RNAcentral holds the full RNA, with entries from ENA and SILVA. This is a predicted structure of a 344-nucleotide part of an RNA (large-subunit ribosomal RNA, domain IV) from Nitrosomonas mobilis. Its Rfam family is "Bacterial large subunit ribosomal RNA". Model confidence (mean pLDDT): 88 of 100.
[in-house]
Context: one part of a larger RNA
RNA sequence: CUCGGGAGAAGGAACUCGGCAAAUUGACACCGUAACUUCGGGAGAAGGUGUGCCUCCGGUAUGUGUAGCAUCUUGCAUGCGAAGCGGAAAGAGGUUGCAAUAAAAAGGUGGCUGCGACUGUUUAAUAAAAACAUAGCACUCUGCAAACACGAAAGUGGACGUAUAGAGUGUGACGCCUGCCCGGUGCCGGAAGGUUAAGUGAUGGGGUGCAAGCUCUUGAUCGAAGCCCCGGUAAACGGCGGCCGUAACUAUAACGGUCCUAAGGUAGCGAAAUUCCUUGUCGGGUAAGUUCCGACCUGCACGAAUGGCGUAACGAUGGCCACACUGUCUCCUCCCGGGACUCA
Numbered sequence: 001c002u003c004g005g006g007a008g009a010a011g012g013a014a015c016u017c018g019g020c021a022a023a024u025u026g027a028c029a030c031c032g033u034a035a036c037u038u039c040g041g042g043a044g045a046a047g048g049u050g051u052g053c054c055u056c057c058g059g060u061a062u063g064u065g066u067a068g069c070a071u072c073u074u075g076c077a078u079g080c081g082a083a084g085c086g087g088a089a090a091g092a093g094g095u096u097g098c099a100a101u102a103a104a105a106a107g108g109u110g111g112c113u114g115c116g117a118c119u120g121u122u123u124a125a126u127a128a129a130a131a132c133a134u135a136g137c138a139c140u141c142u143g144c145a146a147a148c149a150c151g152a153a154a155g156u157g158g159a160c161g162u163a164u165a166g167a168g169u170g171u172g173a174c175g176c177c178u179g180c181c182c183g184g185u186g187c188c189g190g191a192a193g194g195u196u197a198a199g200u201g202a203u204g205g206g207g208u209g210c211a212a213g214c215u216c217u218u219g220a221u222c223g224a225a226g227c228c229c230c231g232g233u234a235a236a237c238g239g240c241g242g243c244c245g246u247a248a249c250u251a252u253a254a255c256g257g258u259c260c261u262a263a264g265g266u267a268g269c270g271a272a273a274u275u276c277c278u279u280g281u282c283g284g285g286u287a288a289g290u291u292c293c294g295a296c297c298u299g300c301a302c303g304a305a306u307g308g309c310g311u312a313a314c315g316a317u318g319g320c321c322a323c324a325c326u327g328u329c330u331c332c333u334c335c336c337g338g339g340a341c342u343c344a
Base pairs, nucleotide, nucleotide: 001339002338003337004336005335006334007333008332010330011329014328019325027051028050029049030048031047036041038173052095053094054093055092056091062086063085064084068080069079070078071077072075096100108323109322110321111320112319113318114317115315116314120132121131136171137170138169139168140167141166142165148157149156150155174310175309176308177307179240180239181238184237185236186233187232188231189230190229193228194227195226199222204217205216206215207214208213241259242258243257244256245255268302269299280296281295282294283293284292
């Protein structure tokens, strides 16, 4: 020096990206326990007190239960219960030590907030999460030889099920809700018209032939689905404006005008896991706060099942704060053990 273990004056997070690591707490009994809440929780909340041994109460309460007694439903019954075998707690008094769960083993706690409801799952060997799943919700398909999937096929799964079933997709407990747009794309429905393939083959023309004919060609007409067309549909894919003026301080604009659109973003939320300008501004916390919490709204570029906003409980989850505690630090020191190293 390195690894592991132990102790430390005064201070106590000043360390650091960050209390990382360490320390604190710790058992049992009793007292006591807030906001909030889905009334279950939160909760071991928090915060306190006690704990050894001896004597007495006391071989007491009580357990088991033999003999016995009682009862009837007469049973491997039930109840009581001498004996025997176990045997407290609470209380009172005394007593030892620095210390009594004397060693060991054994939660640190609280507050605000983001995200995800929860238990669960995941990148075997750098990511455990806010990702995935989930119950619940919704839409669509499917009438059974089902839809769908695997398979050239036979066949099989679905299912020895039958719409309270099965499949696909999205959302993601619960609470309050889920606005407007069908112009585009998709899907569903419609069938009058237009377009239209193979097919059909009116007419005309060429070759040949005396002719009948044979043959080559022209292509009127008829002719399906699809597309065009007409409707519906957004918990289908998706989308949800601009400019100008106006109130008796100023400012602002409930109000008006105009252009465009399929319709111009409703409720709720908002410098947010989203805010560029930005360390926005104000308030709180600090002596001092680019983080945090509460507001404001000027939303570069939130917004309603690509769900919106809340939410108790939960989390080896993210951010912030406080108490306790400490060698993380001021600032290092000592001790024990292993290794390295030096010498033999």